Predicted 3D model of an 88-nucleotide RNA (Glycine riboswitch aptamer) from an Acidimicrobiia bacterium. Model confidence (mean pLDDT): 83 of 100.

RNA sequence: ACACGCCUUGCGGGAGAGUCGUCGAACGACGGCGCCGAAGGAGCAACCGCCCCGGGAAUCUCUCAGGCAACCGGACCGCAAGGAACAG
Numbered sequence: 001a002c003a004c005g006c007c008u009u010g011c012g013g014g015a016g017a018g019u020c021g022u023c024g025a026a027c028g029a030c031g032g033c034g035c036c037g038a039a040g041g042a043g044c045a046a047c048c049g050c051c052c053c054g055g056g057a058a059u060c061u062c063u064c065a066g067g068c069a070a071c072c073g074g075a076c077c078g079c080a081a082g083g084a085a086c087a088g
Stems, first nucleotide, its partner, number of pairs: 006083008018033006034068003040064001041062003047055003
């Protein structure tokens, strides 16, 4: 000094799933049954080990949480800036 990659931030894109009733001027709140998975969380295969047991991934599974008009959020993708460094 520093590519790919990593972290943070900014910008852009970003899916899925509802209905009934009650209260209410309305926003909305509550309840019944139903549904969604891409915040977060949890679980596990192959494989590995010091083999009781432990480690062990996800966009898979579960739906605790979250969500089912819009807004917000949103895994992930793209671009950019900043940061710490590895290889070279």